[in-house]
The RNA shown here (transfer RNA) has 73 nucleotides and comes from Miscanthus lutarioriparius. It matches the Rfam family "tRNA". About the family: Transfer RNA (tRNA) molecules are approximately 80 nucleotides in length. The coordinates come from a structure-prediction model, not an experiment, and the mean pLDDT is 80.
RNA sequence: GCCCCUGUAGUUCAGUGGAUAGAGCGUCUGUGUCUUAAGCAGAAGGCCGUAGGUUCGACCCCUACCAGGCGCG
Numbered sequence: 001g002c003c004c005c006u007g008u009a010g011u012u013c014a015g016u017g018g019a020u021a022g023a024g025c026g027u028c029u030g031u032g033u034c035u036u037a038a039g040c041a042g043a044a045g046g047c048c049g050u051a052g053g054u055u056c057g058a059c060c061c062c063u064a065c066c067a068g069g070c071g072c073g
Base pairs, nucleotide, nucleotide: 001072002071004069005068006067007066010025011024012023013022018056027043028042029041030040031039049065050064051063052062053061
């Protein structure tokens, strides 16, 4: 330098055109216990890497850039 893949909650991931974006783990609160924990109930936390474009409507499609990764040279 070239090709391909990935980027969504603290973390691991789902969601791939339609209305308020979800789950596990973690965190916090309550319950529980002599205490801690398991279990149970609830809550907080995201303008979906950035900027444009297409569309009535974009996490989703297109373009460029940024970051990470496999491969080729």